[in-house]
RNA sequence: CUCACAUCCAGAGCGGCGGAGGGACUGGCCCAAUGAAACCGCGGCAACCAUUGACGCUUUGUCAAAACGGUGCCAAUUCCUUUAGGUUCAGCCUAUAAGAUGAGAG
Repeated sequence: CUCACAUCCAGAGCGGCGGAGGGACUGGCCCAAUGAAACCGCGGCAACCAUUGACGCUUUGUCAAAACGGUGCCAAUUCCUUUAGGUUCAGCCUAUAAGAUGAGAG
């Protein structure tokens, strides 16, 4: 990088450093000198994998515990967005594209 799978309306921030951007992309709307990004420290959230227990059991699995293992995350639903369908047509609902994360395959 490509493929296929699961999840994405919950949750969780301070300090240092830095000095103008950031929220993926487009448009919008926001955040930001009362200090953006990046980096560092500490703290926190969360059961995806791994672990443990119970049940079940060929396998697959279900439930629970656990954050001292591997990741991830800590403004706003993935901030809203594309496409299709439905609707009470402002808007809302369902599916979906795109994206993110995890665990696999190539």

Notes
This is a predicted structure of a 106-nucleotide RNA (SAM riboswitch aptamer (S box leader)) from Mitsuokella jalaludinii. Its Rfam family is "SAM riboswitch aptamer (S box leader)". Gene Ontology term of the family: regulation of gene expression.